[in-house]
RNA sequence: GUCCCUAUCGUCUAGAGGCCUAGGACGACAGCCUUUCACGUUGUAAACACGGGUUCGAAUCCCGUUAGGGACG
Numbered sequence: 001g002u003c004c005c006u007a008u009c010g011u012c013u014a015g016a017g018g019c020c021u022a023g024g025a026c027g028a029c030a031g032c033c034u035u036u037c038a039c040g041u042u043g044u045a046a047a048c049a050c051g052g053g054u055u056c057g058a059a060u061c062c063c064g065u066u067a068g069g070g071a072c073g
Stems, first nucleotide, its partner, number of pairs: 001072007010026004018056001028044005049065005
């Protein structure tokens, strides 16, 4: 330099154009339980890398950028 793959709560992940103002597990916080802690249980907060495009409608499809990984030279 060319090409390919990936990017979603703090972490891991589900999602295949409308049922998603995005679900689950662990973690965090709060309540209950307990003399207290732990365990258990209930609840709360927390995310679509960025910029455009297509579409009536985009986390999802297309293009570019950024970051990570890989192949070739």